[in-house]
The RNA shown here (Fluoride riboswitch aptamer (crcB RNA motif)) has 77 nucleotides and comes from Acetobacter sacchari. The organism belongs to Acetobacter, within Bacteria. Its mean pLDDT, the model's own confidence on a scale to 100, is 75.

RNA sequence: AUGGCGGUAGGCGAUGGACUCCGCCUGCCGCUAUAGAGCGAACCGCUUCACGAGAAGCUGAUGAUUCCUGUUUCGCG
Numbered sequence: 001a002u003g004g005c006g007g008u009a010g011g012c013g014a015u016g017g018a019c020u021c022c023g024c025c026u027g028c029c030g031c032u033a034u035a036g037a038g039c040g041a042a043c044c045g046c047u048u049c050a051c052g053a054g055a056a057g058c059u060g061a062u063g064a065u066u067c068c069u070g071u072u073u074c075g076c077g
Base pairs, nucleotide, nucleotide: 001034002033003032004031005030006029007028008027009026010025011024012023013022016068017067018066020064021063045058046057047056048055049054
């Protein structure tokens, strides 16, 4: 330094908030294995043309469920 296991603390999942659940990433501590070099996030939507740059178009307030808020359409008062 990396992998695995356990504990613990954070972050993320294309437009806001909350409960619950799911997934992903990272730090620290302990144990263990390996290495002398390697690692350095998760997340930042889709389609077509182009495919170097760029252009045109589309769906959704959820990762999932429910509720609230905002926006849009229709009907009634």